[in-house]
RNA sequence: CGAGCCGACCAGACGGCCGCUCGCGCCCUCGGGCGCGGGAGGAAAGUCCGAGCUGCACAGGGCAGGGUGCUGGAUAACGUCCAGUGGAGGCGACUCCAAGGAAAGUGCCACAGAAAACAAACCGCCGCGCGGAGCGCGGUAAGGGUGAAACGGUGCGGUAAGAGCGCACCAGAAGCCAGGUGACUGGCUUGCUUGGCAAACCCCACCCGCAGCAAGACCGAAUAGGGGAAGGAUGAGGUGGCCCGCCGACUUCCCGGGUUGGUCGCUAGAGGCCGCGGGUAACCGCGGUCCCAGAUAAAUGGCCGUCCUCGACAGAACUCGGCUUAUCGGUCGACUCGCCAC
RNA sequence: GGUCCUGUGGUGCAGUUUGGAGUGCACGCCGCCCUGUCAAGGCGGAGGCCGCGGGUUCAAAUCCCGUCAGGACCG
Numbered sequence: 001c002g003a004g005c006c007g008a009c010c011a012g013a014c015g016g017c018c019g020c021u022c023g024c025g026c027c028c029u030c031g032g033g034c035g036c037g038g039g040a041g042g043a044a045a046g047u048c049c050g051a052g053c054u055g056c057a058c059a060g061g062g063c064a065g066g067g068u069g070c071u072g073g074a075u076a077a078c079g080u081c082c083a084g085u086g087g088a089g090g091c092g093a094c095u096c097c098a099a100g101g102a103a104a105g106u107g108c109c110a111c112a113g114a115a116a117a118c119a120a121a122c123c124g125c126c127g128c129g130c131g132g133a134g135c136g137c138g139g140u141a142a143g144g145g146u147g148a149a150a151c152g153g154u155g156c157g158g159u160a161a162g163a164g165c166g167c168a169c170c171a172g173a174a175g176c177c178a179g180g181u182g183a184c185u186g187g188c189u190u191g192c193u194u195g196g197c198a199a200a201c202c203c204c205a206c207c208c209g210c211a212g213c214a215a216g217a218c219c220g221a222a223u224a225g226g227g228g229a230a231g232g233a234u235g236a237g238g239u240g241g242c243c244c245g246c247c248g249a250c251u252u253c254c255c256g257g258g259u260u261g262g263u264c265g266c267u268a269g270a271g272g273c274c275g276c277g278g279g280u281a282a283c284c285g286c287g288g289u290c291c292c293a294g295a296u297a298a299a300u301g302g303c304c305g306u307c308c309u310c311g312a313c314a315g316a317a318c319u320c321g322g323c324u325u326a327u328c329g330g331u332c333g334a335c336u337c338g339c340c341a342c
Numbered sequence: 343g344g345u346c347c348u349g350u351g352g353u354g355c356a357g358u359u360u361g362g363a364g365u366g367c368a369c370g371c372c373g374c375c376c377u378g379u380c381a382a383g384g385c386g387g388a389g390g391c392c393g394c395g396g397g398u399u400c401a402a403a404u405c406c407c408g409u410c411a412g413g414a415c416c417g
Base pairs, nucleotide, nucleotide: 001338002337003336004335006333007332008331009330010329012307013306014305015304016303017302018301020039021038022037023036024035025034026033027032041313045324046323048322049321050320051319052318053212054211055210056209065208066207067206068205069204070084071083072082073081074080085099086097087096088095089094100203101202105201106200107197108196109195122144123143124140125139126138127137128136129135130134152170153169154168155167156166157165171193172192173190174189175188176187177186178185179184216264217263218262219261226255227254228253229252230251231250237247238246239245271290272289273288274287275286276285277284278283308311343416344415345414346413347412348411349410352369353368354367355366356365362400371387372386373385374384375383393409394408395407396406397405
């Protein structure tokens, strides 16, 4: 210098004028005015996870249902993050992985093919029998063929032909030993060789009560007049002299009707910044300092001037921690590869 | 603001549960027959990357994840 990789940060700047919204203070003719201060994001988005908070349910435990899934840690919690293990990609910095169990059971593996999984044999190969082309019986799974996938692979020996039948190497499994908290790694022994699918049912381990701020609480207003069902020692009471009959109180539930105003929840919080300490890190502890939107038809805008690299995606509505998706560009730091110079 | 559902020829649907050739129904479209002509009727035919992207699997409309569009409900 070129190419690349990882992380952090910024998201036009400054000034003037006119507005909008919230808080505090002052004034006042109670409707407002003046002054000071605050006023969108890294994703405010999707609503995909996890929590706080609120209401309902709830002795405890279980079933059903749902979720997560290598190991260890972080955290209020998580499907997130950090550090590792194993696998995949890259020369490398580095990146990616829903990565438990198929030797607990069930199921599926279309078409093709002999056979799709405790097995079996179409063409072959070999042996024996029959007078022969060929057929029958038996052995075999090395070769051919089918398929996405064919019962460890390659080679040598061996054999009638073959076969882990024997041996060497490779792949895997089981057992033992060593290291590691662990996932796992290394070594030795045993010919032990048992297809794939669990983002099929399922098994194992762990987690989860349900709903959501339009949750919910309070004040004000409204609750007129009704319909239906059930209950009561077939029932209060009324009508009536009595019985039948009729009307029908009360309790519970449903339908239908009325009310669409205000206050709280509502922003000081698992909060931001700085320093020190612990930890490889995520993160945690201590000290100091700061207050940083809170509306309810819903504010954050418009115009002008100067400058530059001429400005992307996009805007709060209870609040946090994450993930995912969208995004013109720019700054800084760590690192890798190639070339050149010293 | 919150909670759910649906995307398959031009239109409306079934198929997704239990993965196996993109298959079917109705209307529509095109051609031929019938008719003096049109409609109706009969015969034949075309038209689908199953919203989009990725993954699991030998194999995906179907299972999983992300995303886009449309619709419904909650005071």
Two RNAs folded together computationally: RNase P RNA and transfer RNA, 417 nucleotides in total. The prediction has a mean pLDDT of 79. It holds a member of the Rfam family "Bacterial RNase P class A". Gene Ontology terms of the family: tRNA processing, ribonuclease P activity and dimeric ribonuclease P complex.